Predicted 3D model of an 88-nucleotide RNA (c-di-GMP-I riboswitch aptamer) from Bacillus suaedaesalsae.
[in-house]
RNA sequence: CAACGAUACUAGCAAACCCGGUCGAAAGUCGGGGACGCAAAGCCUCGGGUCUAAUGCAUAGAAAUGCGAAGACGGCUGGGUUGCCGAA
Numbered sequence: 001c002a003a004c005g006a007u008a009c010u011a012g013c014a015a016a017c018c019c020g021g022u023c024g025a026a027a028g029u030c031g032g033g034g035a036c037g038c039a040a041a042g043c044c045u046c047g048g049g050u051c052u053a054a055u056g057c058a059u060a061g062a063a064a065u066g067c068g069a070a071g072a073c074g075g076c077u078g079g080g081u082u083g084c085c086g087a088a
Base pairs, nucleotide, nucleotide: 004086005085012038013037017033018032019031020030023028036075042081043080044079046078047077048076049073050072051071056067057066058065059064
């Protein structure tokens, strides 16, 4: 330096669920608790994937139905980028 990753060290994140009710049409987000897990579960959100379907568009007499991402997740996955520690 590159890979690798331990019942080591130091620091960190926080699923489900509960409470609140910050924002949102919804998906979801946010705050508090919580801890299943995580060596990038830091950051970006570029590709694939997934969720939602308001505005819009189509059909329709209407009710309604369908399409649709510019919304969202990224703790589904590939990629980019930065980074702590050092047993085998």
Model confidence (mean pLDDT): 83 of 100. Taxonomically the source falls in Bacillus (Bacteria, Bacillota, Caryophanales, Bacillaceae). The sequence was found by an Rfam model in a public genome assembly.